Bacterial large signal recognition particle RNA from a soil metagenome, 269 nucleotides, folded computationally.
Rfam family: Bacterial large signal recognition particle RNA. It is annotated as a non-coding RNA gene. The family is grouped with related families in Rfam's "SRP clan".
């Protein structure tokens, strides 16, 4: 070195869970060349050489063993980071949004040679005083009514005095009038006033309206975007807290892969 027969070993492994711990059944991953039967989650079998019992195959190497490398996948760390989202709270920050103000810009539209902005001179609008007028009231003036007797005049009749002439008082009637009552268009005086295209004076003279003159071409402006200032507030941002998914990081296991190393016994040639 070759051949034959054996033996150790192998005929899947891993993760989470569970367990004092290990392995298995069940779940998941990987993977196939991946034996068969029985047992088992209110479990089954064991004890650090950590499934047990029975049967079969393979067998010292592509297959068994070892450390390092690559590595599917799982676990741990959310007081490792990122990103997205959800929920709760805050109002200190004030970016977006919102409200107000301002600057320059654009500018729908309107006014303007029947004269813009501007300048000068007035008037009105607001206020005060006076006057005038209107209206109302009172009084006066004026008019009417108005006294059985106790107002006036005239007083028929009647009465009285007288011889008579005549005289006296005097009712009714008529006329007039006092107090008083009423009317009151106009007029006068006084008072008042929710009145006035009224007059005079003063005050005001910012604004608005308006008239005249000068002069000769501009003036006003909704709205918009932008910039700046201020404001309150919590819809978003922001701050604080909680949570979920995903991505990454660290760590811990790790199937599998590739390369390397290691591992017998007997007989014969």
């Nucleotide at each position: 070195c070759c051949g034959u027969g054996c033996u150790a070993g192998g005929c899947g492994g891993g993760g989470a869970g569970g367990u004092a711990g290990c392995g298995g059944u069940g779940c998941c991953c990987u993977g196939u060349c991946a034996c068969c039967c029985g047992c088992a989650a209110g479990c089954c079998g064991c004890u650090c050489u950590a499934g047990c019992g029975g049967g079969g195959c393979u067998g010292a190497a592509u297959u068994c063993c070892c450390a390092a490398c690559c590595g599917a996948g799982g676990g741990a760390c959310u007081u490792c980071g990122g990103c997205u989202c959800u929920c709760g709270g805050g109002g200190u920050c004030a970016g977006u949004a919102c409200g107000c103000c301002g600057g320059a810009c654009u500018g729908a539209g309107g006014c303007g040679u029947u004269g813009a902005u501007g300048g000068c001179c007035g008037g009105g609008u607001c206020c005060c005083g006076c006057g005038c007028g209107g209206c109302g009231g009172a009084c006066g003036c004026u008019c009417g009514c108005g006294a059985a007797c106790c107002a006036g005049g005239u007083c028929a009749g009647a009465u009285c005095c007288g011889g008579g002439a005549g005289g006296a008082a005097g009712c009714a009637g008529c006329c007039u009038u006092a107090a008083g009552c009423g009317a009151u268009a106009c007029c006068g005086u006084c008072c008042g006033u929710g009145c006035g295209c009224c007059g005079c004076g003063g005050a005001u003279c910012c604004g608005c309206c308006u008239g005249g003159c000068c002069g000769g071409a501009g003036c006003c402006g909704a709205a918009g975007a932008u910039c700046g200032g201020c404001g309150g507030g919590c819809a978003c941002g922001c701050c604080c807290g909680a949570g979920a998914a995903c991505c990454g990081g660290u760590u811990u296991c790790g199937a599998g892969g590739a390369a390397g190393g290691g591992u017998g016994c007997a007989c014969g040639g």
Record summary: The sequence is in RNAcentral, with records from MGnify.